[in-house]
RNA sequence: GUCCCCAUCGUCUAGUGGCCCAGGACCGCGGCUUUUCACGUCGCUAACGGGGGUUCGACUCCCCCUGGGGACGCCA
Numbered sequence: 001g002u003c004c005c006c007a008u009c010g011u012c013u014a015g016u017g018g019c020c021c022a023g024g025a026c027c028g029c030g031g032c033u034u035u036u037c038a039c040g041u042c043g044c045u046a047a048c049g050g051g052g053g054u055u056c057g058a059c060u061c062c063c064c065c066u067g068g069g070g071a072c073g074c075c076a
Base pairs, nucleotide, nucleotide: 001072002071003070004069005068006067007066010026011025012024013023018056028044029043030042031041032040049065050064051063052062053061
């Protein structure tokens, strides 16, 4: 340098154009339960790396950038 893969709540992850103003589990917070704690149960908080494009509609498709990982090269 070329090519490929990855980036979503604090963490792990679902998602393959409309069913998603994004779901689940754990963590955290609150209620119930309990003599207390734990367990259980109910609820709450919390995320699409940045910019542009295509489209009626984008987490999803395309381009650029950022960061991480990998393969193969060039010069010396």
Model confidence (mean pLDDT): 83 of 100. This is a predicted structure of a 76-nucleotide RNA (transfer RNA) from Nannocystis exedens. It matches the Rfam family "tRNA". Lineage of the source: Bacteria > Pseudomonadati > Polyangia > Nannocystales > Nannocystis.